[in-house]
Context: one part of a larger RNA
Parts: sequence; structure tokens; C1' cells
RNA sequence: CUGGGCGUAAAGCGCACGCGGGCGGUCAGAUAAGUCUGAUGUGAAACCUUCUGGCUUAACCAGAAGACGUCGUUGGAUACUGUUUGACUUGAGGCGAUGAGAGGAAUGCGGAAUCCCCGGUGUAAUGGUGGAAUAUGUAGAUAUCGGGGGGAACAUCUGAGGCGAAAGCGGCAUUCUGGCAUUAGCCUGACGCUCAUGUGCGAAAGCGUGGGGAGCAAACGGGAUUAGAUACCCCGGUAGUCCACGCUGUAAACGAUGAAUGCCAGUCGUCGGGUAGCAUGCUAUUCGGUGACACACCUAACGGAUUAAGCAUUCCGCCUGGGGAGUACGGUCGCAAGAUUAAAACUC
Repeated sequence: CUGGGCGUAAAGCGCACGCGGGCGGUCAGAUAAGUCUGAUGUGAAACCUUCUGGCUUAACCAGAAGACGUCGUUGGAUACUGUUUGACUUGAGGCGAUGAGAGGAAUGCGGAAUCCCCGGUGUAAUGGUGGAAUAUGUAGAUAUCGGGGGGAACAUCUGAGGCGAAAGCGGCAUUCUGGCAUUAGCCUGACGCUCAUGUGCGAAAGCGUGGGGAGCAAACGGGAUUAGAUACCCCGGUAGUCCACGCUGUAAACGAUGAAUGCCAGUCGUCGGGUAGCAUGCUAUUCGGUGACACACCUAACGGAUUAAGCAUUCCGCCUGGGGAGUACGGUCGCAAGAUUAAAACUC
């Protein structure tokens, strides 16, 4: 390379958009590039295969035939692919109506709780633990009442629920804005799928500049525990957590399952629509999502099973024994931390 694979054994890029490339619905005509076929030319010899012959045989040698090509020229075939012309509507998209939603951005507002400050009442404890101590408190704490300030997060509703490409999204209102589902027709007429390079988005932590800082809390200090205790427990506490702008670009970024399309028994939930019936909340049915179980089938098993890991097609990514190593070197990116690309010696 061929072949085989990628839920858990090595292996699906974190997610999307998308140029080139690859692949591509139905019908008819043209063409004849691919494809198939005839003729012809050429394809040196040796080698290879078959047959025959020569050395006593074999190896070896000789002769004949065959074979040897992405080949040239020319004639034909037209199912499929391509090209081209015309048409179609089921893929895709658009128009109208309806609907659900923590989808995104900005602004404003709200109540509960913690903390702090001021004032009142009030007196000796409070706090914390397995038990303690550090700590707070007669300079009046804890508790309780009233007033004020500030930051962060939004209990109940909350659901196997919803939305989003993923990351993710949850108080209320307004403004701006993306997507989705259903539905009666009408319109465009294959406009599609995938996607190397590329571009964008991308939790947390971290970084830069400037704000902010209630609670929590790496580091750090103290008290315990212990043989020790650079921990687990306790008292404190700074970065950080929050906001704006910029960077970083990684996660068990997980469904450990790439995207798209078609096909293949069912049953029971739940969410959002439609239709019909009975009559106002049920029944039947249908479309789209999200779950549980289960047949065929698949799987090493576990399990998966119309939301496939089944049966197929297209395109992309990735894997090839363990360690060395996701490391070194070099390149690219980054302020840095580091990220990305990515070996070998050696060893079992």
C1' cells in the first nucleotide's frame, strides 16, 4: 500500500460557517469525453506461460506460439457517468398566518439573605468542634428593634421540561435581534450535501489596562490533629470570583458516539403545533422535539435498537503494540503562562 477499524479496547477535530475539491433528485433530446467493442499500427531482444526439440537427465540452451500497453489512428454502440438543450417537483429555498421558548445584546427596576455603619433595648458571654483552641466581647459583643450603605446571586415556580451550533442560558419590565415548529395554498425550479487550507465562536483558570469588592476563597498567618501534617477540621485572609475593553484557545469541551440523506415491528411518558369527534377536557389521528422500555438486526460483551452502535450511500476527520511522549528540536501563534504542529535514540 491493500485490508480492517474509531460508544467502553488505539482512534470523531470543542462547535460552526465556508472557497477549492469530492459527491449529487425526476423525465426527454443532442453529443460521444469517460465506458464497451471491431479493424489497423506499434509494443526490440531477453525474461514469463504453453508446445516441440538439443546436451544420458535436470539445471541450461534453441525454435514456434501466446502473453506483455491507462498506447496511437480509425469505424461503431449509447445503458450508466460527463457535457449541453428543454422540461418537472418530491430535495432546497421564498411568500402568508399562527405558536412556544432560561436563544443573544443593551438599559432600567425589585424583593429575600449575608456583611458593614448609625441609633435604641439589654448583659456576659458568643463562636466553633469529634473534643478543643486560636478568634470576638465589659472600650458593651452575641441576641433583638429601627434607619442607612454596598456588592453579588436570583429561593419557591423547576420538570426524564424548554432554548441554543457548541461553549452555554433561569427575578421582573422595555428596546433591538437570531433561530425553530405547525399550517393552507402559491412562487422559484436541484438553487443541494460534505468540506482540506481558511475564518468565526468557544466553560473554568490565567494574563494586560482601568474600575469594583458583600459573600466565598488558591496563596499566606494562626489554632488543632498527628510520630510528622507543607493536608483533611477550625479562626482569619490576599489574588481571584463581578464590570468594561483586549488577550489566551484549552477541559472527562462527553452521548467518551462527525455531518447529511433514505429505508427497517411496536408499547408507554412528556414538550410545542395542526385536524376530527364528543362536548370544555378527554378520545382518535398527524407533524416536530425530548425520554423510558423493547422486536428484527448489530455487538467481544456490556449494551445499542426509527434520536441506531441496524441496512445502505456521500463527504470530512482520526487510529495502527506499551513506555520514551503529546515530550525534544524546528516552525507558527501568544505580553507571559503556554498552545499548536510533532519525532528519534533507547527499552519491554
Record summary
Predicted 3D model of a 348-nucleotide part of an RNA (small-subunit ribosomal RNA, central domain) from an uncultured bacterium. The full RNA is in RNAcentral, with records from Greengenes. Its Rfam family is "Bacterial small subunit ribosomal RNA". The coordinates come from a structure-prediction model, not an experiment, and the mean pLDDT is 86.